[in-house]
Context: one part of a larger RNA
């Protein structure tokens, strides 16, 4: 891990409400007793007590009233407007362990010093080697000491190093050989040494050369038992089916913030028909208003859950006109919503799934292939733009507007001219249209030609432009607006910025007609339920018409199965029960029934009753494997 078994709202006593039953202005007995044996019972006594039948007041007290008060005034609470009570059952709440499992902890009484800490009594152990303190002896030496030398001597938390003991380092080991070891290299090794046996000290206590260490493999308070099922606003788990409705993630308060109380929102029952949201169908075409009007709504009562919300659009605050940010308002979706689209994708787009169908039509979105369905038409794009991006830049290209020039010939090209005073003046080596400076940059000849647009020379020269004529023969130039493109454009595993292939449309804009496309709508069959009508009426039956049937928390309804009991000495069973197994039939489902094989002694229908009453989950528990 798997399999099998087992495993969680129970019981008692109170309270409230619904339902059922009895009696009813009353209802009811408790303990106990008597009788009986109708089943750990049954029947009958027992009226103590309790609830109701009258309230008001703190009370005395009064009483359909009473209290307040000076009040016969006003006001408060009552009566007038009568139904209760007992038992059973269901739901919920309270008190109890109170659905189950789960703490760390707190307290009490005991048990522990065979581990370990310290102490104590009596014992044991420390190869070998080295060093050589005091003292002493002798010799020298001194007046005597002192002092010096040689020897002797054998001190020391002395030195080296086994046994013994320890563990700072390191390797291995890590489902180990071992719940602390092994290897290597180390420290101490006559001492505050190591060690044996007995004894003493104990839980807020001991012991501690002190690390919160140790106190029996566990110690910032041991272990065992008890209080005890401690408590857990926390986490996890909580078991059959179908049907109806269906939330919330908000406000206010809270030692409150992941918990609660009250309100809001859901559900069920009853009452009302005051009020009127939404939908369907039909009609009208007269808006607002008014009026009509279910299941909606309101009221009272029973039961809840929720009180972490998320994203998107719009309007704001905070932030940085950041964030899948945060906080409000409002609508939507998800939450609790499946289906189709969006490649994939809770919150976007379409659309709300009662069941069945190998029928049809559509929505969003699509129609070259993957892949169901169009190789229509008119334009645009040429960038694979489409299939990612800004400021900014550009004779890309389509459409459009304005202005000017043009057959009296524009624009571009080509041919020709482009002169004279003059090399203007100044400056300067030079300055002659063209280094530079200043200027009333003027005049002449002309079709036209600047005291000069650029190249050029040392300076000239030379080339050229403006400007003019000719040639040519039809549009040219400038400036806006707009469509689609271009550049700007660098990232980390691998193309990787269309889902892919690929596409010049299979891209973009417009237009027309088709088609595909969902659990939407329709068609056919069926189920449940509501409303209305009809029918039969004992009914929840039957028929027709119309509506409804997504669903988490949660409320309500109807059922299936299991064990036991009663009716019950009924029925089935060795001619084969239960159980097992393989099939078949059947019911909307939980399920039910039958047959064969197995099995070998019990089992079930109906109607009621009572529960140890349904398992996949709890790092559940036990066994098996």
């Nucleotide at each position: 891990g798997c399999c099998u078994g087992u495993g969680a709202g129970u019981u008692a006593c109170g309270a409230u409400a619904g339902c059922g039953a009895g009696c009813g202005a009353g209802g009811u007995u408790a303990a106990g007793g008597c009788a009986u044996g109708g089943g750990a019972g049954u029947g009958c006594c027992g009226g103590a007590g309790c609830c109701g039948g009258a309230g008001g007041g703190a009370a005395a007290c009064c009483g359909a009233g009473u209290c307040u008060u000076a009040a016969u005034a006003g006001g408060g609470c009552g009566a007038g407007u009568u139904a209760g009570u007992u038992c059973g059952u269901u739901a919920u709440c309270g008190u109890a362990g109170a659905c189950c499992c789960g703490a760390a902890g707190c307290c009490a009484g005991g048990u522990g010093a065979u581990c370990u800490u310290a102490u104590u009594a009596c014992g044991g152990c420390c190869a070998g080697g080295c060093u050589g303190a005091a003292g002493c002896u002798c010799a020298g030496g001194u007046a005597a000491c002192a002092c010096u030398g040689a020897g002797u001597g054998g001190a020391g938390g002395g030195c080296c190093g086994a046994a013994c003991u320890c563990u700072a380092g390191u390797g291995u080991g890590a489902u180990g050989a071992a719940a602390a070891a092994c290897g290597c290299a180390g420290g101490g090794a006559u001492g505050a040494g190591c060690u044996g046996u007995g004894a003493u000290a104990a839980g807020g206590g001991g012991u501690g050369a002190a690390a919160g260490g140790c106190u029996a493999a566990a110690c910032a308070a041991a272990c065992c038992u008890g209080g005890a099922a401690a408590u857990a606003g926390c986490u996890g788990g909580c078991a059959c089916u179908c049907c109806c409705c269906g939330a919330a993630a908000u406000g206010c308060c809270u030692u409150g913030a992941g918990g609660g109380a009250c309100a809001g929102c859901c559900u069920c029952a009853u009452a009302c028909g005051c009020c009127u949201a939404u939908c369907a169908u039909g009609g009208a075409g007269g808006u607002a208003g008014a009026g009509c009007g279910a299941a909606g709504g309101u009221a009272u009562g029973g039961g809840a859950g929720u009180g972490a919300g998320a994203c998107g659009g719009c309007g704001g605050g905070c932030g940085a006109u950041a964030a899948a940010g945060u906080u409000c308002g409002u609508c939507g979706u998800c939450g609790a919503g499946a289906g189709g689209g969006g490649a994939a994708c809770a919150g976007c787009c379409c659309g709300g799934a009662c069941c069945g169908a190998c029928a049809g039509c559509u929505a969003a979105g699509g129609u070259c292939c993957c892949u169901a369905a169009a190789u229509g038409c008119c334009g645009c794009u040429g960038a694979g733009u489409g299939u990612g991006a800004a400021a900014u830049g550009a004779g890309g290209u389509g459409c459009u507007a304005u202005u000017g020039c043009g057959a009296a010939g524009a624009c571009a090209g080509c041919c020709a001219g482009g002169a004279g005073g003059u090399u203007g003046g100044c400056u300067u080596a030079g300055a002659a249209g063209c280094a530079g400076c200043a200027a009333u940059u003027c005049c002449u000849u002309a079709a036209a030609a600047g005291a000069g647009u650029g190249c050029g020379u040392a300076a000239c020269a030379g080339c050229u432009c403006a400007c003019u004529g000719g040639u040519c023969g039809a549009g040219c130039a400038a400036u806006g607006g707009u469509g689609c493109g271009c550049a700007g454009a660098a990232a980390a595993u691998g193309u990787a910025a269309c889902g892919g292939g690929g596409c010049u449309a299979a891209g973009c804009g417009g237009u027309a007609u088709a088609c595909c496309g969902a659990a939407g709508c329709u068609u056919c069959g069926g189920a449940u339920u509501c409303u209305a009508u009809g029918u039969a009426u004992a009914a929840a039956g039957c028929a027709u018409a119309g509506g409804a049937u997504g669903g988490u928390a949660g409320g309500g309804g109807a059922g299936c199965a299991u064990u036991c009991c009663a009716u019950g000495g009924a029925c089935c069973g060795c001619a084969g029960a239960a159980g097992g197994u393989a099939c078949a039939c059947u019911g909307a489902g939980a399920g039910g029934u039958g047959u064969g094989c197995u099995g070998g002694a019990g089992g079930g229908g109906a109607u009621g009753g009572a529960a140890g009453a349904g398992a996949g989950a709890a790092u559940g528990c036990a066994g098996g494997u």